[in-house]
Context: one part of a larger RNA
RNA sequence: CGCAGGUGUCUUGAGGGGCGUCGCCCGUAGUACGAAAGGACCCGGGUGAGGUAACCUCUGGUGUUCCGGCUGUCGCGCCAGCGGCACCGCCGGGUAGCCAGGUUGCUCAAGGAGAAGCGCUGAAAGCAUCUAAGCGCGAAACCUGCCCCAAGAUAAGGACACCCUGAAGGGCACGGGAAGAUUACCCGUUACAAGGUCCGGAGGUGUACGCACAGCAAUGUGCUCAGCUGACCGGAACCUAUCGCCCGUUCGU
Numbered sequence: 001c002g003c004a005g006g007u008g009u010c011u012u013g014a015g016g017g018g019c020g021u022c023g024c025c026c027g028u029a030g031u032a033c034g035a036a037a038g039g040a041c042c043c044g045g046g047u048g049a050g051g052u053a054a055c056c057u058c059u060g061g062u063g064u065u066c067c068g069g070c071u072g073u074c075g076c077g078c079c080a081g082c083g084g085c086a087c088c089g090c091c092g093g094g095u096a097g098c099c100a101g102g103u104u105g106c107u108c109a110a111g112g113a114g115a116a117g118c119g120c121u122g123a124a125a126g127c128a129u130c131u132a133a134g135c136g137c138g139a140a141a142c143c144u145g146c147c148c149c150a151a152g153a154u155a156a157g158g159a160c161a162c163c164c165u166g167a168a169g170g171g172c173a174c175g176g177g178a179a180g181a182u183u184a185c186c187c188g189u190u191a192c193a194a195g196g197u198c199c200g201g202a203g204g205u206g207u208a209c210g211c212a213c214a215g216c217a218a219u220g221u222g223c224u225c226a227g228c229u230g231a232c233c234g235g236a237a238c239c240u241a242u243c244g245c246c247c248g249u250u251c252g253u
Stems, first nucleotide, its partner, number of pairs: 001152001005163007015149004021049007033038001050107006059100004066093005071086006110144003117137004164252001169247004173189005194240003197236005203229003210223005
């Protein structure tokens, strides 16, 4: 842009893509078979490997500054307490998110047609013959079945609700997002909604500063399961979503 107005929700499925694997154990059954040794078909149950998808409850990784410890040096006049630099200075942990050696699911049953092959009936050819007419079985392959995309399927499908003239609606712009390189997509734009900030909580770190007490001191103890805390959860009266612009038409040839 098209699908002859627009918005939202739901949907049909032409067509396309994905999947398609295998081992072991148990029962049937130490049965059939076999002199014995050995040892089934069929059918049923279980457990794994490999592959794959989604996810983060668990186990872990990361987590460039969330918490703590430590060294050197410089600075804040000094002490104390902090800050800068040193690969994030080094080290010990770690929320969210992301991730896998983690978790969960699937890899299943069945049907159709049918290859090689096996047959039934059966003539040509009084017999025989699976084939000539006809019929039945028969492979991970084929068509369905399962999962995903899907009406630009221009043959542009269907259902429901709502809107109506500078309108409905759309775009720009603005605040944002488990969406994202950009774009796109989604939510919002005067507010209940998104973010910031603040408050409370979860989780993390591990008991702050300061003061008191004990000790010559290093240090320890108490106030203190403290203090601090990014992404997580909830709430709120504050702050930022400004001011605006453009397209779109005559109730749908």
Molecule: large-subunit ribosomal RNA, domain VI
Organism: bacterium